Small-subunit ribosomal RNA from an uncultured bacterium, 1374 nucleotides, folded computationally.
Its Rfam family is "Bacterial small subunit ribosomal RNA". Gene Ontology terms of the family: ribosome and structural constituent of ribosome.
The sequence is in RNAcentral, with records from ENA and SILVA.
The prediction has a mean pLDDT of 85.

RNA sequence: AGAGUUUGAUCCUGGCUCAGGACGAACGCUGGCGGCGUGCCUAACACAUGCAAGUCGAACGGGGCAGAGAACUUCGGUUUUCUGCUUAGUGGCGAACGGGUGAGUAACGCGUGAGGAACCUGCCUUUCAGUGGGGGACAACAGUUGGAAACGACUGCUAAUACCGCAUAACAUGUACGGAUCGCAUGGUCUGUACAUCAAAGCUUUAUGUGCUGAAAGAUGGCCUCGCGUCUGAUUAGCUAGUUGGUGAGGUAACGGCCCACCAAGGCAACGAUCAGUAGCCGACCUGAGAGGGUAAUCGGCCACAUUGGAACUGAGACACGGUCCAAACUCCUACGGGAGGCAGCAGUGGGGAAUAUUGCACAAUGGGGGAAACCCUGAUGCAGCAACGCCGCGUGAAGGAUGAAGGCCUUUGGGUCGUAAACUUCUGUCCUUGAGGAAGAUAAUGACGGUACUCUUGGAGGAAGCUCCGGCUAACUACGUGCCAGCAGCCGCGGUAAUACGUAGGGAGCGAGCGUUGUCCGGAAUUACUGGGUGUAAAGGGAGCGCAGGCGGGACUGCAAGUCAGAUGUGAAAACCACGGGCUCAACCUGUGGACUGCAUUUGAAACUGUGGUUCUUGAGUGAAGUAGAGGUAAGCGGAAUUCCUAGUGUAGCGGUGAAAUGCGUAGAUAUUAGGAGGAACACCAGUGGCGAAGGCGGCUUACUGGACUGGUACUGACACUGAGGCACGAAAGCGUGGGGAGCAAACAGGAUUAGAUACCCUGGUAGUCCACGCCGUAAACGAUGAAUACUAGGUGUCGGGUAGCAAAGCUAUUCGGUGCCGCAGCAAGCGCAUUAAGUAUUCCACCUGGGGAGUACGUUCGCAAGAAUGAAACUCAAAGGAAUUGACGGGGACCCGCACAAGCGGUGGAGCAUGUGGUUUAAUUCGAAGCAACGCGAAGAACCUUACCAGGUCUUGACAUCCCGACGACCGCUCCUUAAUCGGAGCUUUUCUUCGGAACGUCGGUGACAGGUGGUGCAUGGUUGUCGUCAGCUCGUGUCGUGAGAUGUUGGGUUAAGUCCCGCAACGAGCGCAACCCCUAUCUUUAGUAGCCAGCAUUUCGGAUGGGCACUCUGGAGAGACUGCCCGGGAUAACCGGGAGGAAGGUGGGGAUGACGUCAAAUCAUCAUGCCCCUUAUGAUCUGGGCUACACACGUGCUACAAUGGCAGUUACAAAGAGAAGCGAUCCUGUGAGGGGGAGCAAACCUCAAAAAGGCUGUCUCAGUUCGGAUUGUAGUCUGCAACUCGACUACAUGAAGCUGGAAUCGCUAGUAAUCGCGAAUCAGAAUGUCGCGGUGAAUACGUUCCCGGGUCUUGCACUCACCGCCCGUCA
Repeated sequence: AGAGUUUGAUCCUGGCUCAGGACGAACGCUGGCGGCGUGCCUAACACAUGCAAGUCGAACGGGGCAGAGAACUUCGGUUUUCUGCUUAGUGGCGAACGGGUGAGUAACGCGUGAGGAACCUGCCUUUCAGUGGGGGACAACAGUUGGAAACGACUGCUAAUACCGCAUAACAUGUACGGAUCGCAUGGUCUGUACAUCAAAGCUUUAUGUGCUGAAAGAUGGCCUCGCGUCUGAUUAGCUAGUUGGUGAGGUAACGGCCCACCAAGGCAACGAUCAGUAGCCGACCUGAGAGGGUAAUCGGCCACAUUGGAACUGAGACACGGUCCAAACUCCUACGGGAGGCAGCAGUGGGGAAUAUUGCACAAUGGGGGAAACCCUGAUGCAGCAACGCCGCGUGAAGGAUGAAGGCCUUUGGGUCGUAAACUUCUGUCCUUGAGGAAGAUAAUGACGGUACUCUUGGAGGAAGCUCCGGCUAACUACGUGCCAGCAGCCGCGGUAAUACGUAGGGAGCGAGCGUUGUCCGGAAUUACUGGGUGUAAAGGGAGCGCAGGCGGGACUGCAAGUCAGAUGUGAAAACCACGGGCUCAACCUGUGGACUGCAUUUGAAACUGUGGUUCUUGAGUGAAGUAGAGGUAAGCGGAAUUCCUAGUGUAGCGGUGAAAUGCGUAGAUAUUAGGAGGAACACCAGUGGCGAAGGCGGCUUACUGGACUGGUACUGACACUGAGGCACGAAAGCGUGGGGAGCAAACAGGAUUAGAUACCCUGGUAGUCCACGCCGUAAACGAUGAAUACUAGGUGUCGGGUAGCAAAGCUAUUCGGUGCCGCAGCAAGCGCAUUAAGUAUUCCACCUGGGGAGUACGUUCGCAAGAAUGAAACUCAAAGGAAUUGACGGGGACCCGCACAAGCGGUGGAGCAUGUGGUUUAAUUCGAAGCAACGCGAAGAACCUUACCAGGUCUUGACAUCCCGACGACCGCUCCUUAAUCGGAGCUUUUCUUCGGAACGUCGGUGACAGGUGGUGCAUGGUUGUCGUCAGCUCGUGUCGUGAGAUGUUGGGUUAAGUCCCGCAACGAGCGCAACCCCUAUCUUUAGUAGCCAGCAUUUCGGAUGGGCACUCUGGAGAGACUGCCCGGGAUAACCGGGAGGAAGGUGGGGAUGACGUCAAAUCAUCAUGCCCCUUAUGAUCUGGGCUACACACGUGCUACAAUGGCAGUUACAAAGAGAAGCGAUCCUGUGAGGGGGAGCAAACCUCAAAAAGGCUGUCUCAGUUCGGAUUGUAGUCUGCAACUCGACUACAUGAAGCUGGAAUCGCUAGUAAUCGCGAAUCAGAAUGUCGCGGUGAAUACGUUCCCGGGUCUUGCACUCACCGCCCGUCA
């Protein structure tokens, strides 16, 4: 000293929370010793028992006991004297201290400082004077007597330092009369005279004794008065009759309404009276840098109280804790008549409570009371006991010791860690233990503590460590368990199967005889801001003015000295605190000295500033006279346009209204139009970020009355100013009251629409109201969300009202006042922004704020006719609420652009039959996955068995597969046979290599356990791969710059492009990933090479490029060329680029492909593969047979074939490309109606084969029909593949001949060699395509255009969204 928490991120405002310290504490876990402290905070609740105030015989009489003596004696004793001890009573002193408690008290109670000229003071000290002489009683005691008792009553005797007269007495008191002197008023002090009044006590001893009386003084203690200070509430604003004052009398120690009589009507209060609530006050203690805030235990000072309330007595002192009386409540005793009691003294008990101790020892010390003293008393006090309640100190061992032991935990299995820690070795003895000695506290004696502290000695590492925490704040991490459960949590927040946050363990961190938790206070919190905050938008400027009180106030001179400053003095108790010392071994603790106690008071000075008194000034302010502008206000009158209504005319079928309609009006004549009339309200144009007004507000014209402002010059007053709590008046609209008025408009209301509904928006009507007069209301986003006043602080440019100067004068320029706008510097500000009209710099005054909600609500009060307004809480609840700005996303916001996105076209799907996939259903099983686009002819480039993961049944258990170990064998493989549904199982035959001969390698079988195995789970634990936005044009970085920052800039802007493509501009300059290009195919040409390809020319020919020959052409394989806006014209900015043209095979990325940025979707996949964790282990593994994945009321997707004449059928005849082929393709030939079969030439392929291309051409036929369309379905007979076509293959022939005649809503593809249409091939594959992937043939139509739908990009704007509109959020109900 700060930190966490609002957000995707940022800055700010702002609350909440934490880290610190403290405690009379309590609770949880734990607990060795000592020292010093502390210990009913609650029930001022009730108290059993004991003790806490007595003492004096040297005040007094008496009694008792003991001793000594004397007298008498009946020898039992009696009487008496003395001495000692003791004591009920009389008497004295004390009991008013000490001790306890904090109920009451908001007060002169307390603190502080003064005053008493208004006072008292026992014991103590000093001084002066005195102590003479008498008297009468009452207790005790004796007797009688009442009562249960407590306690009395009567009679009689008696002493005193008890009581009462008398004498004496003034320096006392009172009265009267003076003198001197002093003071702040009353008055005081000293002194004189006269008169009056009041004293006393002895005792013991022989002492300088001690008492007693009067007086003076001191000291101590008390009493009274005053200044200042001393909690909260105004939702307490008025209180007060002894009240305030006076006179007189009383009372008191003393002043005083303290009390009384009379008189007067005062006194207190916004500087907070009264009332209500709470509370003992202070020194101090805790905290804090301080200022402050909080507290009022222990110790000390003061006060108050003693069961509750009241009262006095005694006394120096009390209205008295352990005294009295009365009343009350409670408790106890009682013979029922009556009595007794007061722990808030020390112990202790019950009760209350989270909670607070022994019915201890001693008067040894310190102190107190009494006494001459000895001494007695003392629960004050000194000590001990209990309690970790606090502070302080000490210990629980020290040194060595690495196979880094065992064990625990973790692990990547290598190791790491607990850890020199332990064991072990060598030591030591603080506390503890044994024995012995043994204090100080005590100046002679006397020690409760106490055989204590302390010292020496014996013994042995022995008896002595826990608590909290480990996600961040905040030091300290792993494993297991749990699975939004159990739980944690001070705040944020953890926990839904990999939790460093729960529980346990290991390890670690912190503190340590303690550690945590809870509670309270201060701090952090500048979060009540005096020091030290704010109010445009975060909470916060009153709606606005006038103005009393109050606050504050211009220049000069001068006096005073209240504030202010300085010096001195007194006080500020002690303790506490701080500094330096000292004493307990140290420390805590105790103690000495000093400082400090920031205060108050007195006094002496200073005079700048504030204040105050006086004099003066004119610049602040104001007044008079001159001029100016204006929707400033009030009242009266007048005017035209328009709406509506009425009357009359013309005129006919509609009008009106809307997005579209309807309600409504109209043939009884509307709307429209013409003329006349009535009535009310508002004043077009001018008109303007123009004017006026304090604000609200003010707009036709004229008149009357009236307020303010401005300008210029001077004359006057001379600080008269500013602000302004309360107060007073003003104050839009709506609303209220009374009376008018009512054209239009129009809450409520009615109807019609809209809608799921529509108590709305729209339409047709329509009443209050709007208007006037008078009176209320008193609020608004009453806003510039910005209080008023004054001064200062760069400019620029408009506009309104004046003035001055100049000029070339309908004006312009310069300048100056006052208003009203915009831009902008410094400065300020969280930012936005403000910026001479401040939100800047300063001063003065007022108002207001202190987290969000509850709530501007409730209650109370005031105002109001009411509506309501003003003032204005709390309980409870949340950890935020909020401001500004930033990045995105979003908008049924804007601008620009693109895409088969729409539009323009062509062809489909959706209807039929079939194929195929999915859902659903079914099933023993119908294995699993994929789910909008981006699942659904998808994984699957091909399920009869296998595949296969599913189901039923059978079988195996180190296993079908891998590695290691042990034993046996020499094989394993292969062949044959038996058995079984099949695997499994059984039997037989055949059968190794190397060698140093020991064995080794390899293989099989058997065994043991480590392990294998899992298409079991989790794609939300993952890698890899993939889809999608999207082949969209974007996504970023470095440096620089700007910004407090998140971020921005660059990447925006003007053009352009398919493109963040390029150009220009620019606080940016560059760069990267993307775009493009480089790559492949294709279109043209050249060149090279010609076999299996080709044949122009030459030759041969069986007429077939067949052969020779040739490579010119086609073609094939290489290598090149070509296209670059290169050229021209125009546009554009002389750019990029665009349009047109030439040439060219091809022209503006020529066409196609491969290529997919940063990222999004917890997108898909654990069943391709890999993989963490979890799960199964004679089974969720392995294997075999059979079945299933092929089911079928149904729904959807994707396709095929069609519905026909641009066609079908029959015959005939052309032209491809790209591929594949050895367990293969398979020609010619033979055969079958055919699928095929037989046979086998050629070909590992530019050679042979598949192989026929089809649509097309030509000819013929059919003639619009369920057909010569269409081919489903079914029957029969076959072919092929395969171990095997039943479930469940494909194909062939013959026969059968279903639906279907172009398809609803809706929806898909395609922009050129494309759509459409036609056939061909391949992969997979034994067989099994309408699917998929390729190939070529024929070959169109249309695009005006970007308003709209969908998707995307860029800029901008709004935003309370950021999981980002499938968002957020409000209300009702559950």